[in-house]
RNA sequence: AAAACUGAUGGAGAUGGCAUUCUCCCAAAUCGCCCGCCUGGGCUGAUGAUGCCUACCGGCCU
Numbered sequence: 001a002a003a004a005c006u007g008a009u010g011g012a013g014a015u016g017g018c019a020u021u022c023u024c025c026c027a028a029a030u031c032g033c034c035c036g037c038c039u040g041g042g043c044u045g046a047u048g049a050u051g052c053c054u055a056c057c058g059g060c061c062u
Base pairs, nucleotide, nucleotide: 010025011024012023013022016053017052018051019050020049021048032043033042034041035040
């Protein structure tokens, strides 16, 4: 100096907030699916999971 391991802190898990929990990452974790003539077209979901709220979408009633 590099690599590995451990601890602490931090970060991430296809669009928001809070709480709980799980997994992952140390410059990575992460950056949805399908079709295609790959300069194009179509589709689902605010969650990794659960509960609540907000936004959005659909139906009904007043």